[in-house]
Transfer RNA from Candidatus Izimoplasma sp. HR2, 73 nucleotides, folded computationally. The RNAcentral record of the sequence draws on Rfam. Lineage of the source: Bacteria > Mycoplasmatota > Mollicutes > Candidatus Izemoplasmatales > Candidatus Izemoplasma.

RNA sequence: GGGUGAGAAGCUUAAUAGGAAAAGCAAAAAACUGUUAAUUUUGAGAUUGUGGGUUCAACUCCCAUCUCGCCCG
Repeated sequence: GGGUGAGAAGCUUAAUAGGAAAAGCAAAAAACUGUUAAUUUUGAGAUUGUGGGUUCAACUCCCAUCUCGCCCG
C1' cells in the first nucleotide's frame, strides 16, 4: 500500500432480509438485617466509533474517515 472483519449502556452481548434500541452483570434507590453481605422489588442509564448520502423511515443500505484484529504484498 491492497483486501477483510469488528466498533452499540460502566462491562459482555441481542436486534438476520430498513418500521426504530433489548437482555445479563455492574452501579443507584427501597424492603429485609443490630451492621455489612446475600435475597427481593423498583426505576434509571445509548443521539449505535466519527462525518456525509439514499429513503416517508437507517444499528441495518452507500461513500469517506478514525481505532483495533486478521490476510496478501
Model confidence (mean pLDDT): 82 of 100.